[in-house]
RNA sequence: AGAUCUGUCGCGGAAGAGUCCGGCGGGUUCGCCCGUCGGCGCCGAAGGCGCAACCGCCCCGGAAACGCUCAGGCAAAUGGACCGCGACAGGAUG
Numbered sequence: 001a002g003a004u005c006u007g008u009c010g011c012g013g014a015a016g017a018g019u020c021c022g023g024c025g026g027g028u029u030c031g032c033c034c035g036u037c038g039g040c041g042c043c044g045a046a047g048g049c050g051c052a053a054c055c056g057c058c059c060c061g062g063a064a065a066c067g068c069u070c071a072g073g074c075a076a077a078u079g080g081a082c083c084g085c086g087a088c089a090g091g092a093u094g
Base pairs, nucleotide, nucleotide: 001093005090006089007088008087009086010085011084012083013082018040020039021038022037023036024035025034026033027032041074042073043072047070048068049067050066054062055061056060
């Protein structure tokens, strides 16, 4: 010090699936809404787990957007893998 890699932060974008049924509590404009518990049905893109293409320093490790749904989620909000931009730090390289 350009590009690139990793991490953190900020901004923006970001899917899927029940505003399901019932009990209890609360709010109410008395239509309904919110929370919680139970039940059934669903979703996969927090996290977690599993197989594995592939990769490596090949003893053994690392590994998905694939699978499982434990967790999480199924109006809006929140969250959200991942993507883009910016800043900071670190490693490697020159």

Description
This is a predicted structure of a 94-nucleotide RNA (Glycine riboswitch aptamer) from a Beijerinckiaceae bacterium. Taxonomically the source falls in Beijerinckiaceae (Bacteria, Pseudomonadati, Alphaproteobacteria, Hyphomicrobiales). The sequence was found by an Rfam model in a public genome assembly. The coordinates come from a structure-prediction model, not an experiment, and the mean pLDDT is 79.